[in-house]
RNA sequence: GGAACCGUAGCCAAGUGGUAAGGCGUGGGUCUGCAAAACCUUGAGCACCGGUUCAAAUCCGGUCGGUUCCU
Repeated sequence: GGAACCGUAGCCAAGUGGUAAGGCGUGGGUCUGCAAAACCUUGAGCACCGGUUCAAAUCCGGUCGGUUCCU
């Protein structure tokens, strides 16, 4: 210098046009004499900027960051 893949909650991670699942953890609650365990409950608008669309996490362009490969 070139190419591929990835970026979603504190962490892991699904979702590939119709307003974002799940797990762990945190906080709150029930239970208990007090705890632990168990059960219930709790939060994100998707790295950033622009475009397409009635509608974008999703499609397109660019930027940034990470991993890998080639030279």